[in-house]
RNA sequence: GGGCGUGUAGCUCAGCUGGCUAGAGCACCUGGUUUACACCCAGGGGGUCGGAGGUUCGAGUCCUCUCGCGCCCA
Numbered sequence: 001g002g003g004c005g006u007g008u009a010g011c012u013c014a015g016c017u018g019g020c021u022a023g024a025g026c027a028c029c030u031g032g033u034u035u036a037c038a039c040c041c042a043g044g045g046g047g048u049c050g051g052a053g054g055u056u057c058g059a060g061u062c063c064u065c066u067c068g069c070g071c072c073c074a
Stems, first nucleotide, its partner, number of pairs: 001073007010026004019057001028044005050066005
């Protein structure tokens, strides 16, 4: 330098052929339970979907550029 994959909550990930509200588990917070802690039960907070631009009535999803990470080729 070229190619492929990947980036979504604190962590691990899901998200179909673009469609209405962006989700799960764990973690965290509050309450219950307990002498207390854990487990368990109920409830709750947290996201500009790596960044920018474009297409579209509508983008996590499609297109372009770009950044990080991984692998392959040279």
Molecule: transfer RNA
Organism: Myxococcota bacterium